Notes:
Bacterial RNase P class A from a soil metagenome, 399 nucleotides, folded computationally.
RNA sequence: GAGUCGGCCGGACGGUCGCGGGCCCCUGCGCUCCCGGGUGCAGGAGUCCGAGGAAAGUCGGGGCUCCACAGGGCAGGGUGGUCGCCAACAGCGACCCGGGGUGACCCGCGGGAAAGUGCCACAGAGAAGAGACCGCUCCCCCCUCGGGAGGAGCAAGGGUGAAACGGUGCGGUAAGAGCGCACCAGCGCCCGGGGUGACCCGGGCGGCUCGGCAAACCCCACCCGGAGCAAGGUCGAGAGGGACCGGUCCGCCGGUCCUGCGCAGACGCUCGAGGGCGGCCCGCCCGAUGUCUGCGGGUAGACCGCACGAGGCCGUUGGCAACAGCGGUCCCAGAUGGAUGACCGUCACCGCCGCCCCUCGGGGAGGCGGGACAGAACCCCGCUUACACGCCGGCUCGU
Repeated sequence: GAGUCGGCCGGACGGUCGCGGGCCCCUGCGCUCCCGGGUGCAGGAGUCCGAGGAAAGUCGGGGCUCCACAGGGCAGGGUGGUCGCCAACAGCGACCCGGGGUGACCCGCGGGAAAGUGCCACAGAGAAGAGACCGCUCCCCCCUCGGGAGGAGCAAGGGUGAAACGGUGCGGUAAGAGCGCACCAGCGCCCGGGGUGACCCGGGCGGCUCGGCAAACCCCACCCGGAGCAAGGUCGAGAGGGACCGGUCCGCCGGUCCUGCGCAGACGCUCGAGGGCGGCCCGCCCGAUGUCUGCGGGUAGACCGCACGAGGCCGUUGGCAACAGCGGUCCCAGAUGGAUGACCGUCACCGCCGCCCCUCGGGGAGGCGGGACAGAACCCCGCUUACACGCCGGCUCGU
């Protein structure tokens, strides 16, 4: 200097005014009721806290809630080397194999092509049990510088192509061919060594060798209920009905408590109507003043869920690591038309301008300008995408 991998930051301080929440206290109003407590609303004082590394996309995985007591199978979907981590995952770590790179490192579509089906354009004779275009050899005939027809043999040489049914060499043959042999690559089998394993190393034997694509359909192995905080609960309200009490002009009115939508229709009542369990089947469950359908009415309010967590930080032990154990410490938003904003000053960082000092470098004062991506809404773990100014570290290559 170039490269590669990982981590961090996301301006600071002070002041004025203005926001949301927690805790606690005071004041006022309302409800309840054992007159003191509880609770709701409003206001005030004090104190503490108040957006992100991605809060984003909604791509994965969960926690939690309900269906629901939650099984079996088919279909469907997901994953695809081994071992480990984790609540889990298509995530993470380490390793193996293959590919790229001088290297540090990076990528992976990582099981199966002799279970079956399918595709490989064009060119080429022929693209998976394919093939004779140019050719080579022998026999025989015609013509006679050499060429042509027919028959048999060949796939070694040349050509086409991204890819042509192992490679090099020797022998053999009419010419050739793993036809045979030596070495090599690949495949199968056996043995030894290393490793938890995927695999790696070595030795022997054998047949000579039967492409690529499965991120084509498919086969194999393993895994997978659904819906979602607008989940789900509690209270209140409520038309109507009932009971009691009081009043009464005997029509009814008011209060309290309880219950609780009203009307119509269809089917059914344990020999089961209807409904539920992602699609289907089995199976299971709910169900009798039951279930479903239509019309009409009330409510749209308050509270819980709601933040103590698979939590953060520090230390230590184990582990190559991802991580786990132990100890200590901290509480870091909970809104609901939806909160953190505005102004001022100083400083820091970066860029530009010219000035001074110094002299490989750099330092000082001044002026001007800049600051990205971007806002929680049940929570968490990942992945992906966006990002100004900067900071730190490891490793590789070159000089």

It matches the Rfam family "Bacterial RNase P class A". From the family's description: Ribonuclease P (RNase P) is a ubiquitous endoribonuclease, found in archaea, bacteria and eukarya as well as chloroplasts and mitochondria.